The prediction has a mean pLDDT of 80. This is a predicted structure of an 85-nucleotide RNA (c-di-GMP-I riboswitch aptamer) from Halanaerobacter jeridensis.
[in-house]
């Protein structure tokens, strides 16, 4: 300082499920919990999924996101453990 992430350790996150609580939903936040994660740290963009209050319509098993999801996919910035080369 650059490329790997096979085992071990420090540190960190924290899936489902519950209960509080916010919301029309979908989903979100706190607690419990711990199933996974070396980026499963933050932050942008796309894409893909999801909700349909409102709104639109040909009135239904219907369209729409300005509502969600980054722990669904990809791409950029930025920072970063421990081992090995």
């Nucleotide at each position: 300082u650059u490329a790997a992430u096979u085992u071990a350790a420090u540190a960190g996150c924290a899936a489902a499920a519950c209960a509080a609580u916010c919301g029309a939903a979908a989903g979100g936040u706190u607690g419990u919990g711990a199933c996974g994660c070396a980026a499963a740290a933050a932050c942008c963009u796309g894409a893909a999924u999801u909700u349909a209050a409102g709104g639109a319509u040909a009135a239904a098993c219907u369209c729409u996101a300005a509502g969600a999801u980054u722990g669904u996919c990809a791409g950029g910035u930025c920072u970063g453990c421990c081992u090995c080369a």